């Protein structure tokens, strides 16, 4: 240089053959309950417009293009 893969809540991750609503779950965090207290357990809550930009479409995290970063392959 060329080819390919990945990039989603604080962390890990599902969704990625387009439409189910306010993007789901676990851990963590916050509040309440339980407990003498802590932990455990139970209930509830906040938290991601999906790496950035553009395009296609009535509609995109999901398709296409460019860029950034990470990883792999190849001379």
């Nucleotide at each position: 240089g060329c080819c390919g893969u990945g990039u989603u809540c604080g962390u890990c991750u599902a969704g990625c053959c387009g439409g189910c609503c306010c993007a789901g779950g676990a851990c963590g965090c916050c509040a309440g309950g339980u407990u003498u207290u802590c932990a455990u357990c139970c209930u509830g809550g906040a938290a991601a417009u999906c790496g950035g930009g553009g395009g296609u479409u009535c509609g995109a995290a999901u398709c296409c293009c460019c860029c950034a970063c990470a990883c792999g392959g190849u001379a």